[in-house]
RNA sequence: CACGUGCUCCGGGGUCGGUGUAAUUCCGAGCCGGCGGUGACAGUCCGCGACCCGCACGAUCCGCAAGGACCGCGCGGUUGACCUGGUGGAAUUCCAGGACCGACGGUGAAAGUCCGGAUGGGAGGAUCACGUG
Repeated sequence: CACGUGCUCCGGGGUCGGUGUAAUUCCGAGCCGGCGGUGACAGUCCGCGACCCGCACGAUCCGCAAGGACCGCGCGGUUGACCUGGUGGAAUUCCAGGACCGACGGUGAAAGUCCGGAUGGGAGGAUCACGUG
RNA backbone atom coordinates (compact mmCIF):
# COMPACT_ATOMS: atom_id res chain seq x y z
C1' C A 1 0.00 0.00 0.00
C1' A A 2 -3.86 -3.63 -1.53
C1' C A 3 -7.46 -7.21 -0.12
C1' G A 4 -10.50 -9.83 3.68
C1' U A 5 -13.02 -10.02 8.55
C1' G A 6 -14.86 -7.49 12.88
C1' C A 7 -16.11 -3.25 16.32
C1' U A 8 -17.28 1.84 16.76
C1' C A 9 -18.71 6.47 14.80
C1' C A 10 -20.67 9.36 10.71
C1' G A 11 -24.22 9.15 6.91
C1' G A 12 -30.23 14.84 2.96
C1' G A 13 -31.01 20.04 1.80
C1' G A 14 -34.77 23.99 0.97
C1' U A 15 -39.76 30.49 2.07
C1' C A 16 -41.48 34.97 1.27
C1' G A 17 -45.50 37.67 -1.00
C1' G A 18 -50.58 37.56 -3.31
C1' U A 19 -55.70 35.58 -3.62
C1' G A 20 -59.02 33.12 -0.50
C1' U A 21 -63.59 31.01 4.63
C1' A A 22 -59.47 27.78 4.11
C1' A A 23 -53.27 27.01 0.68
C1' U A 24 -45.17 27.12 3.20
C1' U A 25 -50.10 22.60 -1.47
C1' C A 26 -52.96 27.38 -6.12
C1' C A 27 -50.55 32.05 -8.50
C1' G A 28 -45.81 35.14 -8.56
C1' A A 29 -40.91 35.30 -7.15
C1' G A 30 -37.28 32.43 -4.48
C1' C A 31 -34.63 28.31 -2.41
C1' C A 32 -32.55 22.94 -2.21
C1' G A 33 -29.59 18.88 -4.51
C1' G A 34 -27.78 11.61 -0.75
C1' C A 35 -23.65 7.82 -2.25
C1' G A 36 -19.87 5.49 -5.66
C1' G A 37 -17.81 6.03 -10.59
C1' U A 38 -15.74 9.16 -14.59
C1' G A 39 -9.42 11.28 -19.02
C1' A A 40 -11.40 17.29 -14.98
C1' C A 41 -15.18 19.17 -9.81
C1' A A 42 -22.13 16.02 -12.06
C1' G A 43 -29.63 16.80 -9.00
C1' U A 44 -29.93 15.88 -15.34
C1' C A 45 -23.83 10.75 -17.96
C1' C A 46 -23.12 5.28 -15.88
C1' G A 47 -24.63 2.81 -11.57
C1' C A 48 -26.45 2.59 -6.27
C1' G A 49 -29.74 3.99 -2.07
C1' A A 50 -34.57 5.65 -0.01
C1' C A 51 -40.40 4.70 -1.40
C1' C A 52 -43.50 1.09 -3.84
C1' C A 53 -44.57 -4.00 -6.01
C1' G A 54 -43.63 -9.42 -6.58
C1' C A 55 -41.40 -14.10 -5.10
C1' A A 56 -38.72 -17.49 -1.64
C1' C A 57 -37.40 -18.53 3.40
C1' G A 58 -37.94 -17.74 8.77
C1' A A 59 -40.45 -15.79 13.53
C1' U A 60 -45.12 -14.35 15.72
C1' C A 61 -50.46 -13.95 15.61
C1' C A 62 -55.54 -15.30 13.56
C1' G A 63 -58.33 -19.50 11.26
C1' C A 64 -61.36 -26.40 11.77
C1' A A 65 -59.16 -25.90 7.06
C1' A A 66 -58.06 -23.45 2.58
C1' G A 67 -55.74 -19.36 3.78
C1' G A 68 -54.83 -14.46 5.99
C1' A A 69 -52.16 -10.52 8.96
C1' C A 70 -47.60 -8.59 10.44
C1' C A 71 -42.27 -8.37 11.07
C1' G A 72 -37.33 -9.86 9.57
C1' C A 73 -34.06 -11.36 5.80
C1' G A 74 -32.59 -12.54 0.69
C1' C A 75 -33.48 -12.17 -4.55
C1' G A 76 -35.97 -9.78 -8.55
C1' G A 77 -38.85 -5.67 -10.66
C1' U A 78 -40.34 -0.45 -10.97
C1' U A 79 -38.77 4.66 -10.28
C1' G A 80 -37.49 11.82 -12.70
C1' A A 81 -34.73 15.49 -15.44
C1' C A 82 -29.84 19.11 -20.49
C1' C A 83 -28.92 21.53 -24.23
C1' U A 84 -25.89 25.49 -26.71
C1' G A 85 -21.30 28.16 -26.72
C1' G A 86 -16.21 28.72 -24.51
C1' U A 87 -11.46 26.85 -22.37
C1' G A 88 -8.66 22.46 -22.47
C1' G A 89 -4.80 16.89 -24.17
C1' A A 90 -9.27 15.49 -21.63
C1' A A 91 -15.39 18.33 -19.07
C1' U A 92 -23.69 16.42 -20.94
C1' U A 93 -18.91 17.35 -14.54
C1' C A 94 -15.41 23.67 -15.05
C1' C A 95 -16.93 28.90 -17.08
C1' A A 96 -21.09 31.70 -19.72
C1' G A 97 -26.20 31.44 -21.23
C1' G A 98 -30.87 29.33 -21.39
C1' A A 99 -33.80 24.95 -19.65
C1' C A 100 -35.55 20.80 -16.87
C1' C A 101 -36.54 17.15 -12.55
C1' G A 102 -38.05 15.70 -7.67
C1' A A 103 -41.33 8.57 -3.76
C1' C A 104 -45.43 7.27 -0.49
C1' G A 105 -49.36 8.65 3.22
C1' G A 106 -51.65 13.11 5.44
C1' U A 107 -53.93 18.05 5.02
C1' G A 108 -59.72 23.33 6.11
C1' A A 109 -57.27 23.64 -1.01
C1' A A 110 -53.73 20.26 -5.38
C1' A A 111 -46.84 19.84 -1.56
C1' G A 112 -39.21 18.66 -3.99
C1' U A 113 -39.63 22.80 0.33
C1' C A 114 -45.20 21.68 5.85
C1' C A 115 -46.54 17.14 9.00
C1' G A 116 -45.84 11.66 9.25
C1' G A 117 -43.71 6.45 8.77
C1' A A 118 -38.39 8.04 10.54
C1' U A 119 -34.80 8.69 17.63
C1' G A 120 -36.19 4.05 11.34
C1' G A 121 -33.62 2.22 6.99
C1' G A 122 -29.59 3.31 3.86
C1' A A 123 -25.92 3.50 -0.72
C1' G A 124 -21.53 4.41 1.29
C1' G A 125 -17.54 7.08 4.22
C1' A A 126 -13.88 7.46 8.34
C1' U A 127 -10.93 5.52 12.39
C1' C A 128 -9.19 1.31 14.89
C1' A A 129 -8.08 -4.05 15.65
C1' C A 130 -6.83 -8.76 13.55
C1' G A 131 -5.44 -11.72 9.27
C1' U A 132 -3.34 -12.42 4.18
C1' G A 133 -0.14 -10.65 0.21
The RNA shown here (FMN riboswitch aptamer (RFN element)) has 133 nucleotides. The sequence was found by an Rfam model in a public genome assembly. It matches the Rfam family "FMN riboswitch aptamer (RFN element)". Rfam's curators write: The RFN element is a highly conserved domain that is found frequently in the 5'-untranslated regions of prokaryotic mRNAs that encode for flavin mononucleotide (FMN) biosynthesis and transport proteins.